[in-house]
A computed fold for a 357-nucleotide RNA from a Bacteroidales bacterium, annotated as Bacterial RNase P class A. Its mean pLDDT, the model's own confidence on a scale to 100, is 76. The sequence was found by an Rfam model in a public genome assembly.

RNA sequence: CCGGUGGGCUGUCCUGUCGCUGUCUGUCAGUUGACAGAUGGAGGAAAGUCGGGACAACACAGGGCGCCAUACUUCCUAACAGGAAGGUUCUUUCGUUGAGAAUCGGGAGAAACAGCGAGUGCCACAGAAAAAAACCGCCCUUGACAGGGUAAGGGUGAAAACGUGGGGUAAGAGCCCACGCUGUAUCGUGGUGACACGGUAGAGGGGUAAACCUUAUGGGUUGCAAGAUCAAAUAUGCCGGCGAUUGAGGGCUGCCCGUCCGAUGCCGGCGGGUAGAUUGCUGGAGCUGCGCAGUGAUGUGCAGCCAAGAUAAAUGACAGGGCCAGACAGAAUCCCGCUUAAAGGCCCGCCGGAUUU
Numbered sequence: 001c002c003g004g005u006g007g008g009c010u011g012u013c014c015u016g017u018c019g020c021u022g023u024c025u026g027u028c029a030g031u032u033g034a035c036a037g038a039u040g041g042a043g044g045a046a047a048g049u050c051g052g053g054a055c056a057a058c059a060c061a062g063g064g065c066g067c068c069a070u071a072c073u074u075c076c077u078a079a080c081a082g083g084a085a086g087g088u089u090c091u092u093u094c095g096u097u098g099a100g101a102a103u104c105g106g107g108a109g110a111a112a113c114a115g116c117g118a119g120u121g122c123c124a125c126a127g128a129a130a131a132a133a134a135c136c137g138c139c140c141u142u143g144a145c146a147g148g149g150u151a152a153g154g155g156u157g158a159a160a161a162c163g164u165g166g167g168g169u170a171a172g173a174g175c176c177c178a179c180g181c182u183g184u185a186u187c188g189u190g191g192u193g194a195c196a197c198g199g200u201a202g203a204g205g206g207g208u209a210a211a212c213c214u215u216a217u218g219g220g221u222u223g224c225a226a227g228a229u230c231a232a233a234u235a236u237g238c239c240g241g242c243g244a245u246u247g248a249g250g251g252c253u254g255c256c257c258g259u260c261c262g263a264u265g266c267c268g269g270c271g272g273g274u275a276g277a278u279u280g281c282u283g284g285a286g287c288u289g290c291g292c293a294g295u296g297a298u299g300u301g302c303a304g305c306c307a308a309g310a311u312a313a314a315u316g317a318c319a320g321g322g323c324c325a326g327a328c329a330g331a332a333u334c335c336c337g338c339u340u341a342a343a344g345g346c347c348c349g350c351c352g353g354a355u356u357u
Base pairs, nucleotide, nucleotide: 001353002352003351004350005349006348007347008346009345010344012322013321014320015319016318017317018316020041021040022039023038024037025036026035027034028033043328047339048338050337051336052335053334054333055223056222057221058220062257063256064255065254067219068218069217070216071215072086073085074084075083076082087113088111089110090109091108092107093106094105095104097102114214115213119212120211121208122207123206135154136153137150138149139148140147162180163179164178165177166176167175181204182203184201185200186199187198188197189196190195227279228278229277230276237270238269239268240267241266242265249261250260251259252258286305287304288303289302290301291300292299293298
C1' cells in the first nucleotide's frame, strides 16, 4: 500500500437580537403574579412497548392446578430471553499432511445448543420407493416374450441402506481386507465445568420439538391514568340480592383448598352533584478522573461533579460567520437491556498478500 473482517467514538459550533420555561436572589404587589439579575433546558436511539427491575397499592401470609417463561458450561449483574470468557457442532476463507476418503492449524461468522430408544404426528410435488423398495442400467437364461439375480453406475428429490481404495463375483453388495467418519457404553489422565486426549468393546435405515409433547428450573396480581394529601359538592336519593357467627356478600385470585373483612351490614344496578390544588417528579443499582484486582464482563478504593421536569404540554425564531458532513429523528415516574432506523466524519484490532521505501 492492496484485499478481507470485527469493534468503538461523534453526529452541528460561535456571536448578536427577540421569545418560551425550571431553580435561586432582590424589589413591588398581596393570592396562585410583575420586573431585574444569575444559572440550566430534548437522544444514541428519546422510537418499538419486546424483556428485566426500582417504587406503589392489594390488611398479612400460603398450598395445588392451570397458564407463561427459560434450556451447552462457568462467571458478571438489582435482575433479565442481557453481557463476558470458554465448549461442541456447522458455514466460510487462508495454509498444511495424504493415493483418496479425510487430517491438522489460523481468521471470521452462526446456533430457539435439554430430549426423536417415553409416546403421538408430519416430510407436499417429483420419484420405483420417503421407512423401505427396483424406473433405467449391469449379469444369467430364452429363437423371442416371459423369468431370475443385483443395488456398484445413472435418474428424481431438501433428504434414497456411512465414505475412499483394493480384492472377490455371472454381475454386484460390509461379502472380505486396509484406512477413514459418525455415534454408544466403559476405564484411565487433565479440567471448577461443559468437555478434551487415549485404551477396550460392540454399532452403522433418516429429518423435524419457534410440531403436540416429555424432563429440569423459575414466575402472586395490577401498574405513575400506580399511589398519597387537601379542597369542593351531594337527593341523610331509589331499586334488587340477601343476611345475623352453623358466615350472606366481598378481598387475596384464572379455578379449587385455605385464610381475612364482615351484621341498622355488605354487594350489585339506576340516577344526581363536585372534579380544583399540592405531591409522586428527578440525588440516582448516578456521572467523570486516577489507582488496584481480574483474560474479560465487572468489582473495589480515593477525589471531584449535580447535566430537563413540561401538564394541552417549555427546550424556539431570525441574521451573520465557521466546519469535512447535519442523516435517523423529539422527553412525560425512573433505570438496565433487546430490536428497528441511521447522511457523513474520526479512531482501533485481527487475518492474508505485495514492496525493501